[in-house]
Context: one part of a larger RNA
RNA sequence: CUGGGUGUAAAGGGCGUGUAGGCGGUAUACUAAGUCAGAUGUGAAAUCUCCCGGCUCAACCGGGAGCGUGCAUCUGAAGCUGGUAAACUUGAGUGAUAGAGGGGAAAGUGGAAUUCCUAGUGUAGCGGUAAAAUGCGUAGAUAUUAGGAGGAACACCAGUGGCGAAGGCGACUUUCUGGCUAUUAACUGACGCUGAGACGCGAAAGCGUGGGGAGCAAACAGGAUUAGAUACCCUGGUAGUCCACGCCGUAAACGAUGAAUGCUAGGUGUAGGAGGUAUCGACCCCUUCUGUGCCGAAGUUAACACAUUAAGCAUUCCACCUGGGGAGUACGGCCGCAAGGCUGAAACUC
Numbered sequence: 001c002u003g004g005g006u007g008u009a010a011a012g013g014g015c016g017u018g019u020a021g022g023c024g025g026u027a028u029a030c031u032a033a034g035u036c037a038g039a040u041g042u043g044a045a046a047u048c049u050c051c052c053g054g055c056u057c058a059a060c061c062g063g064g065a066g067c068g069u070g071c072a073u074c075u076g077a078a079g080c081u082g083g084u085a086a087a088c089u090u091g092a093g094u095g096a097u098a099g100a101g102g103g104g105a106a107a108g109u110g111g112a113a114u115u116c117c118u119a120g121u122g123u124a125g126c127g128g129u130a131a132a133a134u135g136c137g138u139a140g141a142u143a144u145u146a147g148g149a150g151g152a153a154c155a156c157c158a159g160u161g162g163c164g165a166a167g168g169c170g171a172c173u174u175u176c177u178g179g180c181u182a183u184u185a186a187c188u189g190a191c192g193c194u195g196a197g198a199c200g201c202g203a204a205a206g207c208g209u210g211g212g213g214a215g216c217a218a219a220c221a222g223g224a225u226u227a228g229a230u231a232c233c234c235u236g237g238u239a240g241u242c243c244a245c246g247c248c249g250u251a252a253a254c255g256a257u258g259a260a261u262g263c264u265a266g267g268u269g270u271a272g273g274a275g276g277u278a279u280c281g282a283c284c285c286c287u288u289c290u291g292u293g294c295c296g297a298a299g300u301u302a303a304c305a306c307a308u309u310a311a312g313c314a315u316u317c318c319a320c321c322u323g324g325g326g327a328g329u330a331c332g333g334c335c336g337c338a339a340g341g342c343u344g345a346a347a348c349u350c
Base pairs, nucleotide, nucleotide: 003322004321005320006319007304008303012318014201015200016199017198021194022193023192025088026087028085029084030083031082033081034080035077036076037075038074039073040072041071042070048066049065050064051063052062053061054060091191092188093187094186097182098181102177106174107173108172109171110154115149116148117147118146119145120144121143125136126135162169163168206247207246208245209244210243211242215241216240220236221235222234223233258317259316260315261314262313263312266295267294268293269292270291271290272289273288274287275286276285299306300305323350324349325348332343333342334341335340
């Protein structure tokens, strides 16, 4: 390299938009680039393989054929691929209607709770644990009542419910805005799928500047425990957690399962639509589309399991793997303020 693979053994990129490229629906005509057939030329000789012959045989030598799988030119074929022309509507899209949710920005609002402050009542404890102690408290705590401040998070609803490409998204109101689905079948007429690079998004932690800081809480301090205890438990407590702007670019970024299309038993939930029957109407019921769960046949699988949401049967495109360690290390390059990230070996060893 090929082959074989990528849920759990090595292996699916964290996710998207999309360039080049690859691949591409139905039917007609033409073309002849690919493809196929024939002819001619060339593809040096020697070598090699087969056949025949010559040295007594052989090595060796001579002759013929093959090989040289190619290239060029000419003639032809038209099923397939490509190209051209003019069409089609199933793929795709646009418009209209309805429903539901998410994200961002700005402004405002709400109640519960914690903490703190002020005032009242009130008195000796509170707190904490397995038990304690550190800690708080006669300078009046804890408890309780009233008022105030401030920050953060939104109980119940809440549901293997919903939405989003992923990360993720939960109080309410307003505004801006993306996408999905169903129905209709008016319009465009293959406009599609995938996607190396590229660009964008990307939890938490972390970083820079400026704010904010209630609770929680790395570090740190103290009290316990213990042989020790740089821990688990307790009392405190700073970064941080929050906001704005800018970086970082990683996660068990997981369904450990790339995207798209077609085909392949059923059963039972659930969410959002559409239609029908029925009805005064709604529910129920039936059909259907889309999403989301469970069980399960065929089939697959090393097994576990997967099973119309495939890990089944096929097609297209991308990414990745190739024994363990050394090592996601070294070196170099690119990126970053740094932390570090991306790319990514070898010696040696089993």